[in-house]
Molecule: c-di-AMP riboswitch aptamer (ydaO/yuaA leader)
Organism: Paractinoplanes aksuensis
RNA sequence: AGGGGGCCGCCGCCUAAUCGCCUCCGGGCGAGCCGGGGAACCAAUCUUUCCGGGGUGCAUCCGCGCAAGCGGUAGGGAUCACUUCCGUCCCGAACCCGUCAGCUAACUCGGUCGGCGGCCGACGGAAGGAACA
Numbered sequence: 001a002g003g004g005g006g007c008c009g010c011c012g013c014c015u016a017a018u019c020g021c022c023u024c025c026g027g028g029c030g031a032g033c034c035g036g037g038g039a040a041c042c043a044a045u046c047u048u049u050c051c052g053g054g055g056u057g058c059a060u061c062c063g064c065g066c067a068a069g070c071g072g073u074a075g076g077g078a079u080c081a082c083u084u085c086c087g088u089c090c091c092g093a094a095c096c097c098g099u100c101a102g103c104u105a106a107c108u109c110g111g112u113c114g115g116c117g118g119c120c121g122a123c124g125g126a127a128g129g130a131a132c133a
Stems, first nucleotide, its partner, number of pairs: 009119006018031005032112006042102001052100001053097004061072004075091005082128005
């Protein structure tokens, strides 16, 4: 000098998963955001304990394969830290309820995790808007 790693801080990304106050530091209470249950009307007219059914989520479906998996795909994310388009790069999982739930006002029950990148030289392109001068 270069490369890799750890800690702290800051900035940014996915996600509902952020913020405020209190605290005996275990946690608690709120706001915001998110999810479930739950009338009438409407819908449904039932594979209803087996071909069970349902929920969160972008993560569904198709083909090949004994399987692992492979190819695609509905859908979703990033790429300017305003939006959109084009191009490019990715994800396209996992889990939960427990025989039970359509929608659903009142009402009611919960969640607020986790996972990454950068602190640098590159700014992918275009249009529009906004701001500043």